[in-house]
RNA sequence: CCUAUCAGCCGGCUAUCGCUUCCCGUUUUUCGGGAGGAGGAAAGUCCGGACAGCAUAGGGCAGCGCACCGGCUAACGGCCGGCUUCCAUUUCGGUGGAAAGAGAGAGUGCCACAGAAAAUAACCGUCCGGCCCCGGCUGGGUAAGGGUGAAAAUGUGAGGUAAGGGCUCACGGCGGUUUGCAGUAAUGCAGGCCGCGGGUAAACCUUGCGUGCUGAAAUGCCACGUAAAUCAGUGUUUGAAGGCGGCCCGCCUGAAUGCCUUCACAGGCAUGCGCUGAAGGGUAGGCAGCUAGAUUGUUUCAGCAAUGAAACAGCCAGAUAAAUGAUAGCCAGUCUGACCUUAAGGUCAGUCUACAGAAUCCGGCUUAUGGCUGAUAGUUUUU
Repeated sequence: CCUAUCAGCCGGCUAUCGCUUCCCGUUUUUCGGGAGGAGGAAAGUCCGGACAGCAUAGGGCAGCGCACCGGCUAACGGCCGGCUUCCAUUUCGGUGGAAAGAGAGAGUGCCACAGAAAAUAACCGUCCGGCCCCGGCUGGGUAAGGGUGAAAAUGUGAGGUAAGGGCUCACGGCGGUUUGCAGUAAUGCAGGCCGCGGGUAAACCUUGCGUGCUGAAAUGCCACGUAAAUCAGUGUUUGAAGGCGGCCCGCCUGAAUGCCUUCACAGGCAUGCGCUGAAGGGUAGGCAGCUAGAUUGUUUCAGCAAUGAAACAGCCAGAUAAAUGAUAGCCAGUCUGACCUUAAGGUCAGUCUACAGAAUCCGGCUUAUGGCUGAUAGUUUUU
C1' cells in the first nucleotide's frame, strides 16, 4: 500500500433575505429580544414492545412463531460468548466465514434424465454346468471389478470360496448406548457393548416451548347541526339480538301494559319498547393524544462480551397540507493534470461532494449510498 471486520463523523464560517415552535416584553392588530428547528438510514412496514380501545372474566381447538448450550434485554425471529458441522486459506500453529443447528426405527410423499436397479435390482464382466456350426447359445451363482448418475449395499489388509460377499478375523470410519474424567451446559477425551444399504422436514408431518385482535385515520373530550322521523322483518323475560380477530363451550348485558277468548294452557288484537335491515336527513370545526423518555453525555466499578449499577451534568423538532430554507463568498475533502521536492508533502487549474427528508414513540433487522478518521487481524515489498 492492499484486504476483511468493528466503531465514529458526514459538513464549518461570514453576509443578506425568508419560514416556524416555545418563553419574555409590547402599540396585545403588530413589533422587538432570547433559546431551538430533518437521518445513519428519517426508507421498507419485516419483527418486538410502550400506549389506547374492544373487555366483566375463563377454557379448548385452529392459526402463527421459534428450535445446539449459556447469558443480555421491557421484549424479539434481535445481540453477546461458547460447542458442533461445513467452506476458504495456511508457515498446518492458526486466521476468516456460513448454518433455516429438535426428529428420517411415528407415518405419508419426493429423488427428473441417464442407468439393470434410486431402496431388494443385474447391462457389461466374472464363476460352475450343458450344447455347439468354435462366431457363440442356454441354465444356475455373484454383487468384489467396469459402466450410468448428484448419490448405487462403510474402508484397507489377510484368510476362506467354484467365483465373490462382514462369509470370518485384525485395524480403522460412521451411528446408537453405557462407564469414568473435565466442563454450569452444549460437548470433548478414553474404555466397553450393539449396529452399519441412502438423502430430503425454507416437503406434509411429529415433538417441545411460546403466543388475543386492531392500530394514532388508535382513542378521548368540546362545539355546531338534523328527523330519538319513515318503511320492512322479527322479538318482547318461556329471552330476539349484542358482547375481541376464526370456530366451539362457558359467562355477561338485555326490551311491557291493556283488552278479547278459554275451566286452565295455548292463541289473537292494540299501542309501546328492543334488535336487524333499507331508504333518507344533518355535520365534517377545534382541543388532547404530541414529545421528559425502557432518554442523552462524561467518569468509575463489575463482566471475555452483549450489557448492568452508581455519581455528576443536560433537555436537543412537534408541523397539520404539512415549517426546519434560498443566494453569494471562503474553508474542508475525493479525483485528474501540471510544477516544486530525496521523501513525507506543498502550489496552481479543473472536476465532484453520495443515498436521501420527520408525522405517536422506542429497541432491532433488511435495503440504498459518495467521502473522511480510528482500532484490530492478515497478506505482502507489489507502488
Molecule: Bacterial RNase P class A
Organism: Chitinophagaceae bacterium UBA2375